Context: one part of a larger RNA
């Protein structure tokens, strides 16, 4: 000068506490460990792995493994020769892929050839999801959206180094203000940006209907109309700007007015200097090193889905604030052309026909569910719960045996609130209700978004955990 510290002292954060809902207890789905296995490909490993890369393993992906086949190669550049195509049918064969045959079949041309494609050769190469993330680029995590990390110049110390940046006060903030041997600067913090919350004002279709009509069984369905709603461009609005009281007449702080909004309105992007030889050689790029008739390429089949067990996340529940039935109402924010599909028609469903109408504020998806209203069930392993299991389908797809979803009917297991522990939330937040998307032929309880419904609680900071700043001891560095 840092680091530690069961050392002081001051602040802060769902860190405690106040509360609400969970997890651990059952089934189940999904990941890891471990076991097994010809292979069950690799990576992640305390918060900072473990519904993680992986926004989606039946073939393929795929990298594993068994078995078959190729050797200048599945991809690229460069030489030589030949053929004239590539490509497109067809046959034998084979698990498939390679292999073999047969038919069909190129432009320009100064006619010398050239273009381009395919074959066949000889090497230089190719190719490696093979090794090292402790040889690295980029990239991310994480302390932490914490409030710090630093510089010049000046002073001060023999120096190393301090000082500033410390003190008093404030604040979310090294945010301001005052003081001071310091006076200024930078990255950080705030703002500028995006979305939301009110109002003006400009447009008015595919939105929208208040007033006039007109028209239906009925719907803004037509003529009109742009007021409203809404769409999306510009703009107003908040700044402690006014009032009072504190403070030091400062920064601030409390409370009041007004206001759609009040002291950062909410939310989002944004993450300083560094730390963890943190994470990736498996996106991607790359030193070395290794393989080189295989460590490379292909094809079929299996594996990644195994199962005495152990852990993480999660999903349905154990019911009466509840399950079931009948009939009623309110969204939001996406997708749609190799697509989204209405209406009808058939089926008990899943779905099938048919295929209107939409490159979509137009059509479609699309029923929003919770939630109100009737009824009904009566505290039971039940009309709770839905595993598991049989049989029958349907739908994608060359293919659903290993291994998809889904549907009807039957079956009806554990579960009656969970033990030491131990998660998350401070408001439109937790809880709770459905909706939609990436990825995708299929295949979500996972993820990312969207709305409805909507609480309880903070006395306070002595304790747990982490962070900051001043300051104290040390045998660390």
């Nucleotide at each position: 000068u840092g680091a530690c510290g069961g050392g002081g002292a001051c602040c802060c954060g769902c860190a405690c506490a106040a509360g609400c809902g969970g997890u651990g207890g059952a089934g189940c789905a999904u990941g890891u460990g471990g076991u097994u296995u010809a292979a069950u490909u690799c990576g992640a490993a305390g918060c900072a792995a473990c519904g993680c890369g992986g926004a989606g393993a039946a073939c393929c992906u795929u990298a594993c493994c068994a078995a078959g086949u190729c050797u200048u190669g599945a991809c690229a550049u460069c030489c030589c020769g030949u053929u004239g195509a590539c490509g497109g049918g067809g046959a034998a064969g084979u698990a498939a892929u390679g292999u073999u045959c047969c038919c069909u079949u190129c432009u320009c041309u100064u006619c010398g050839g050239a273009g381009c494609a395919a074959u066949g050769g000889a090497g230089a190469c190719a190719g490696g999801u093979g090794g090292u993330g402790c040889a690295u680029g980029g990239u991310u995590g994480u302390c932490g959206u914490c409030a710090g990390c630093u510089c010049g110049u000046g002073u001060c110390g023999u120096g190393a180094g301090a000082u500033g940046u410390u003190g008093g006060g404030u604040u979310a903030a090294g945010u301001c203000c005052c003081g001071c041997a310091a006076c200024g600067a930078g990255c950080g913090c705030a703002a500028c940006c995006c979305c939301u919350a009110u109002c003006u004002u400009u447009a008015g279709u595919a939105g929208c209907c208040a007033g006039c009509a007109u028209g239906u069984a009925g719907u803004g369905g037509u003529g009109g109309g742009c007021a409203c709603u809404c769409u999306a461009g510009a703009g107003a609005g908040a700044c402690u700007g006014c009032c009072g009281g504190g403070g030091a007449u400062a920064a601030c702080c409390c409370g009041g007015a007004g206001g759609a909004a009040g002291g950062u309105g909410g939310g989002g992007a944004u993450g300083a200097c560094g730390u963890c030889a943190a994470a990736u050689c498996a996106u991607c790029a790359u030193g070395c090193c290794c393989c080189u008739u295989a460590u490379g390429a292909u094809u079929u089949g299996g594996g990644c889905u195994a199962c005495a067990c152990a852990c993480g996340u999660g999903c349905u529940a154990c019911a009466a604030u509840g399950g079931c039935g009948u009939a009623a109402a309110c969204a939001a924010a996406g997708g749609g052309a190799a697509g989204c599909a209405g209406c009808c028609c058939u089926g008990u469903g899943a779905a099938g026909g048919u295929g209107a109408g939409c490159a979509a504020a137009u059509c479609c998806c699309a029923a929003a569910a919770a939630u109100a209203a009737c009824g009904u069930c009566c505290c039971a392993g039940u009309u709770c719960g839905g595993a598991u299991u049989g049989u029958a389908g349907u739908c994608u797809g060359c293919a659903a045996c290993c291994c998809g979803a889904c549907u009807a009917c039957a079956u009806g297991a554990a579960g009656c609130u969970g033990g030491a522990a131990u998660c998350g939330c401070u408001a439109g937040u937790a809880a709770u209700c459905g909706c939609g998307g990436a990825u995708c032929a299929g295949a979500a309880u996972g993820c990312c978004g969207c709305g409805g419904u909507g609480a309880a609680u903070a006395c306070g900071u002595u304790c747990c955990c982490g962070g900051g700043u001043c300051u104290u001891g040390u045998a660390c560095a």

This is a predicted structure of a 477-nucleotide part of an RNA (small-subunit ribosomal RNA, 3' major domain) from an uncultured bacterium. The coordinates come from a structure-prediction model, not an experiment, and the mean pLDDT is 82. RNAcentral holds the full RNA, with entries from Greengenes.